Context: one part of a larger RNA
RNA sequence: AUUGGACGCUGGCGGCAUGGUUAAAACAUGCAAGUCGAACGCGAACGGGGCUUCGGCCCCUAUUAGAGUGGCGAACGGGCGAGUAAUGCGUUUCUAACGUGCCCCAAGGUCAGGGACAGCCCAGGGAAACCUGGAUUAAUACCUGAUGACCCCGCCAGAUCGCAUGGUCUGGUGGGCAAAGGCUUGUCUGCCUUGGGAUCGGGAAACGUCCUAUCAUGCUUGUUGGUGAGGUAACGGCUCACCAGGGCUAACACGGGUAGCGGGUGUGAGAGCAUGACCCGCCGCAUCGGGACUGACACACUGCCCGGACUCCUACGGGAGGCUGCAGUAACGAAUAUUGGGCAAUGCGGGCAACCGUGACCCAGCAAUGCCGCGUGCAAGAUGAAGCCCCUCGGGGUGUAAACUGCUGUCAGGACCUACCAAGCUCUGAGGAGGUCCAGAGGAAGGGCCGGCUAACUUCGUGCCAGCAGCCGCGGUAAUACAAAGGGCCCGAGCGUUAAUC
Numbered sequence: 001a002u003u004g005g006a007c008g009c010u011g012g013c014g015g016c017a018u019g020g021u022u023a024a025a026a027c028a029u030g031c032a033a034g035u036c037g038a039a040c041g042c043g044a045a046c047g048g049g050g051c052u053u054c055g056g057c058c059c060c061u062a063u064u065a066g067a068g069u070g071g072c073g074a075a076c077g078g079g080c081g082a083g084u085a086a087u088g089c090g091u092u093u094c095u096a097a098c099g100u101g102c103c104c105c106a107a108g109g110u111c112a113g114g115g116a117c118a119g120c121c122c123a124g125g126g127a128a129a130c131c132u133g134g135a136u137u138a139a140u141a142c143c144u145g146a147u148g149a150c151c152c153c154g155c156c157a158g159a160u161c162g163c164a165u166g167g168u169c170u171g172g173u174g175g176g177c178a179a180a181g182g183c184u185u186g187u188c189u190g191c192c193u194u195g196g197g198a199u200c201g202g203g204a205a206a207c208g209u210c211c212u213a214u215c216a217u218g219c220u221u222g223u224u225g226g227u228g229a230g231g232u233a234a235c236g237g238c239u240c241a242c243c244a245g246g247g248c249u250a251a252c253a254c255g256g257g258u259a260g261c262g263g264g265u266g267u268g269a270g271a272g273c274a275u276g277a278c279c280c281g282c283c284g285c286a287u288c289g290g291g292a293c294u295g296a297c298a299c300a301c302u303g304c305c306c307g308g309a310c311u312c313c314u315a316c317g318g319g320a321g322g323c324u325g326c327a328g329u330a331a332c333g334a335a336u337a338u339u340g341g342g343c344a345a346u347g348c349g350g351g352c353a354a355c356c357g358u359g360a361c362c363c364a365g366c367a368a369u370g371c372c373g374c375g376u377g378c379a380a381g382a383u384g385a386a387g388c389c390c391c392u393c394g395g396g397g398u399g400u401a402a403a404c405u406g407c408u409g410u411c412a413g414g415a416c417c418u419a420c421c422a423a424g425c426u427c428u429g430a431g432g433a434g435g436u437c438c439a440g441a442g443g444a445a446g447g448g449c450c451g452g453c454u455a456a457c458u459u460c461g462u463g464c465c466a467g468c469a470g471c472c473g474c475g476g477u478a479a480u481a482c483a484a485a486g487g488g489c490c491c492g493a494g495c496g497u498u499a500a501u502c
Stems, first nucleotide, its partner, number of pairs: 001501003005498005012374006018367002020332001026329002029327003034072003039069002042066001047060005079285003088209008098201002103197008111145004121134005151176011181189002183186001210257003218248003224244007260282004264275004287308005310321004338364001340363003346360001347358004377407003387398004411443001413438006420432002446491005451472003457486003461482001467474002
């Protein structure tokens, strides 16, 4: 000097930040991912009206609510740092070894058919979770066929280029592959194929990246390489069969310990040392371990399956769950906040849109945790009140300090108004902010220290006791060092102590 600090005493206001560093231990409750009727079929009730043979029926409610099929999203956003010493990260390159939904540009196309499954209804099982059977139905769901290239696969010929494998282009020929409609009928929107772009990713290489040799006659068997095959979007022992016997290591392999990495941050003249909270980029993780499915993208925090531990429900047959999301609970700890408001703004998802959703976000609440700003009045006022302290008893100090007098109105309080945050004609502000007026010094100062280092001194009490202390050291009867008081010094809504780094 600094801190994501803690503790003690004290504490007026505002702005901006920050706030579980410990148990990646466990979690009650609510919320945190939906949306589309302009893809599709179905379709209530309450209530109101009419009729009635009193059983009920019809109309509005209703182009409804609602669940279901289907599409897109749910792989983003948010959290955490367990693991990881390199499959990571950082810098520089490569991909002739790759992918890319939505978006943009360009070319072409969008024909003909079919059968189901949810929902609804009927029947049944179960305590529940939920399940089984039958019948029926629509689609931008599913399937078949057609057409089709500059697309894909193969063959032939030629040109050209290169960084090895090879790449690119032209021509011929054989084989293969597509689609979905909707509405408000449009220069609409969607769908299919192909090429390009943008964006976002996958993969590879070099170099750098903590401690330890009390880890070295060391380590390795998919191990190192080859051939072939499988697999992938893609190269590759990535996987497998066979063959060879290789590969790494004192420039530290292998093992052990510790640790997410970087931009940065703290300190320092710098070199360096320490560090990686908040914000940004990358990586990893989601109760523990494993696995795949769907999909443009996952091996998927609030998806699925299996196993383990734990918790809960149960009619004992069987089921349910995962806060390292936002709040909150209990526990741990020196220690860290509200079970708040709003989608008004920014952004994201869905939708033609209106709009809906969003604990992302924007705000408010709590905490002197930090930084910054402001205030707790201003002027005047005595050879100088009282009180208290000291005294050589003359006086001196506190001290213009107070009182008294005259003012001001920051902040806090009260009333009213509306620029701005609103982009966009109208409308839209959770919250903030601005302006005018009212009253009246009122509601607002403490902490540490005063032997030397180190700014600041006297009296009384105590008597090696009680105590102080960062170091030196004080205290055993006149203690500027303990305790109290008066006075003083340093900071000031803070001041000290402790911890940690430089």

Small-subunit ribosomal RNA, 5' domain from an uncultured bacterium, 502 nucleotides, folded computationally.
The RNAcentral record of the full RNA draws on ENA and SILVA.
Its mean pLDDT, the model's own confidence on a scale to 100, is 86.
Rfam family: Bacterial small subunit ribosomal RNA.